The RNA shown here (c-di-GMP-I riboswitch aptamer) has 86 nucleotides and comes from Firmicutes bacterium UBA2595. NCBI's taxonomy places the organism under Bacteria, Bacillati, Bacillota. The coordinates come from a structure-prediction model, not an experiment, and the mean pLDDT is 88. The model forms 95% of the base pairs in the Rfam consensus.
RNA sequence: AUAAGUAAAGGGUAAACUUAUCGAAAGGUAAGGACACAAAGCUAUGGGUCUAAGGCCGUUUCUGCUAUGAUUGCCAGGCUGCACAU
Numbered sequence: 001a002u003a004a005g006u007a008a009a010g011g012g013u014a015a016a017c018u019u020a021u022c023g024a025a026a027g028g029u030a031a032g033g034a035c036a037c038a039a040a041g042c043u044a045u046g047g048g049u050c051u052a053a054g055g056c057c058g059u060u061u062c063u064g065c066u067a068u069g070a071u072u073g074c075c076a077g078g079c080u081g082c083a084c085a086u
Base pairs, nucleotide, nucleotide: 004086005084006083012037013036017032018031019030020029021028022027035073041079042078043077045076046075047074048071049070050069054066055065056064058062
C1' cells in the first nucleotide's frame, strides 16, 4: 500500500412517529426522536418498487395505461472513506 474480517477505541448516520414546510402525488427538506446500519457516505448507471400532474384510450362527471417524477435505509454496479485483536 492492497484485499478480507469486525473484537476494541474514538466516533458517525438516523427508521417509525410528531410538528412545520415544498410537491398533483409518490416523496423531499428542517427540528425533535432512535428502529437499525461497517459504508445506512456519494452517484439514478442497470433492475425492482411507488406515484400519475401532463398525455393517451374507452363503455367518458368515472376507470385504465404511461415517467420526463420518486425511492441509494429495495437489490446490484461505479467512486470515496475511519480503526486495527487479526